[in-house]
RNA sequence: GGGGAUGUAGCUCAGCUGGGAGAGCACCGCCUUUGCACGGCGGGGGUCGUGGGUUCGAGUCCCAUCAUCUCCA
Numbered sequence: 001g002g003g004g005a006u007g008u009a010g011c012u013c014a015g016c017u018g019g020g021a022g023a024g025c026a027c028c029g030c031c032u033u034u035g036c037a038c039g040g041c042g043g044g045g046g047u048c049g050u051g052g053g054u055u056c057g058a059g060u061c062c063c064a065u066c067a068u069c070u071c072c073a
Stems, first nucleotide, its partner, number of pairs: 001072007010025004019056001027043005049065005
């Protein structure tokens, strides 16, 4: 230098053919307990790596770019 994969909540990840941003764990509150843990109920938290484009509408499609991993040279 060239090819490929990944990037979504604090962490691990899902998101089907473009139409509601979600799960588990973690965190906070309440109940339960003498207390803790377990369990139950509820809640907060996201510019979907970044910047553009297409579209009525983009996590999803297109372009560029950044980071990590990997293959080739």

Description: Predicted 3D model of a 73-nucleotide RNA (transfer RNA) from an Actinomycetes bacterium. Model confidence (mean pLDDT): 82 of 100. It was read from a public genome assembly. Lineage of the source: Bacteria > Bacillati > Actinomycetota > Actinomycetes. Its Rfam family is "tRNA". By type it is a transfer RNA.